[in-house]
Molecule: Lysine riboswitch aptamer
Organism: uncultured Acetatifactor sp.
């Protein structure tokens, strides 16, 4: 330096299929009321669309998706992976600020639950970041026991075993 391994049967991420939710929502379209605005994530400009009748309300008609769950199955894996910055693509030919998106950059987290207020999100699921709490896994070190092990500080993955 290299190879192999463990943590948990709710370890971590992807795919695929089927359910339920999303919903009788968004939105076709047709009637009426009405009478100048709308629309493109917001703003600004700029484009469209609008008295051949904008948004908006009622009635009727038409009617989804995507993210997200749950189960099953497949597959890669143990910094698995998340999350924040930077940097790059996409978005109205622009600017800005946000959203998705990807990253062999840097930083932070050992790991899953629980409970709490924030964020997200159609939400009592879910994620997601922080506090706090017990559990768990590893090492150190103290005590106890012939050993196994138990218990107590502490520290945690660039970390532990094992082999070369």
């Nucleotide at each position: 330096g290299a190879u192999a391994g463990a943590g948990g049967u709710u370890g971590c991420g992807u795919g695929u299929u089927u359910c339920a939710a999303a919903a009788g929502u968004a939105u076709u379209c047709c009637u009426u009321c009405g009478g100048a605005u709308g629309u493109g994530g917001c703003a600004g400009g700029c484009a469209c669309a609008g008295g051949u009748g904008a948004g908006g309300a009622a009635g009727g008609u038409u009617g989804a998706a995507a993210g997200g769950g749950a189960a099953a199955u497949a597959c890669g894996c143990c910094g698995a992976a998340a999350g924040g910055a930077g940097c790059g693509g996409u978005g109205u030919a622009c600017u800005g600020c946000g959203g998705c998106u990807g990253u062999a950059u840097c930083c932070u987290u050992g790991g899953g639950c629980a409970u709490g207020g924030g964020g997200u999100u159609a939400a009592g699921a879910g994620c997601c970041a922080c506090a706090u709490g017990a559990c768990u896994g590893u090492c150190a070190u103290c005590u106890a026991g012939c050993a196994a092990u138990a218990g107590g500080u502490g520290g945690u993955g660039c970390g532990c075993u094992a082999u070369c």